[in-house]
A computed fold for a 74-nucleotide RNA from a Candidatus Pacearchaeota archaeon, annotated as transfer RNA. The prediction has a mean pLDDT of 82.
RNA sequence: GGGGCUGUGGUGUAGCCUGGUUAGCAUCGGAGCUUUGGGAGCUUCAGACCCCAGUUCAAAUCUGGGCAGCCCCA
Numbered sequence: 001g002g003g004g005c006u007g008u009g010g011u012g013u014a015g016c017c018u019g020g021u022u023a024g025c026a027u028c029g030g031a032g033c034u035u036u037g038g039g040a041g042c043u044u045c046a047g048a049c050c051c052c053a054g055u056u057c058a059a060a061u062c063u064g065g066g067c068a069g070c071c072c073c074a
Base pairs, nucleotide, nucleotide: 001073002072003071004070005069006068007067010027011026012025013024020057029045030044031043032042033041050066051065052064053063054062
């Protein structure tokens, strides 16, 4: 220098191809119930689409350009 893949709560992950429900689930965290206490269990709360632009009534999803990570070629 060229090419490919990936980027979603603190952590991990689904949804993306085929645009449309309040962005789901697990775990961590806050509060509560339960218990003599603990553990376990249950209820509830908070927290996320890497950035910018475009297309569209509507974008996590499609398009373009960036950024970061990984891999391959040279």